[in-house]
C1' cells in the first nucleotide's frame, strides 16, 4: 500500500406503523417513526416476486431492504 474482513468512532441510509398526497392497482413522493443496513450508494437490460388489462398466451407496469451481476465509495481494531 492492496485484497479479504468488520471491532470502534464520525457521519449516512431507513422496515413496520401513522399522517398528507399521487396512482385502478402493485406501489411512488413528502413528513413523523426506527426494525435493521458496510454498500440498505447507482444501474429494472439476468433470475424471482407482485399489479392491471375477465386472461392461458400476450401487453403495460411496480419492487434492488429477495438473489446474482456491473460501476463507484467512508473508516481501520483483530
Nucleotide at each position: 500500500a492492496a485484497a479479504c474482513c468488520g471491532a470502534a468512532a464520525c457521519g449516512g441510509c431507513a422496515a413496520a406503523c401513522c399522517g398528507a398526497u399521487c396512482g385502478c392497482g402493485a406501489g411512488g413522493u413528502c413528513g413523523g417513526g426506527g426494525c435493521g443496513c458496510a454498500a440498505a450508494g447507482c444501474c429494472a437490460a439476468g433470475g424471482g416476486g407482485c399489479u392491471c388489462g375477465c386472461c392461458a398466451a400476450c401487453g403495460a407496469g411496480c419492487c434492488u431492504g429477495c438473489c446474482a451481476g456491473g460501476c463507484u465509495g467512508c473508516c481501520g481494531a483483530a